Transfer RNA from Candidatus Pacebacteria bacterium CG2_30_36_39, 73 nucleotides, folded computationally. The prediction has a mean pLDDT of 81. Taxonomically the source falls in Minisyncoccota (Bacteria, Bacillati). It matches the Rfam family "tRNA".

RNA sequence: GCCAACUUAGCUCAGUUGGUAGAGCAACGGUUUUGUAAACCGUAGGUCGUGGGUUCAAGUCCCACAGUUGGCU
Numbered sequence: 001g002c003c004a005a006c007u008u009a010g011c012u013c014a015g016u017u018g019g020u021a022g023a024g025c026a027a028c029g030g031u032u033u034u035g036u037a038a039a040c041c042g043u044a045g046g047u048c049g050u051g052g053g054u055u056c057a058a059g060u061c062c063c064a065c066a067g068u069u070g071g072c073u
Stems, first nucleotide, its partner, number of pairs: 001072007010025004019056001027043005049065005
């Protein structure tokens, strides 16, 4: 220098044909226990990497850029 994949909650990851963003773990509160842990119930947490474009509507489609990983030279 070229090519590909990936970027969504604190972490690991889903998200179908474009139609109101979710799970597990973690955090917080509660029930239970003499107490802790476990178990159960609930709550909160997101500019979907950044900037544009298409569309009535974009996490999803298109373009540029940034970052990570891998491959080629």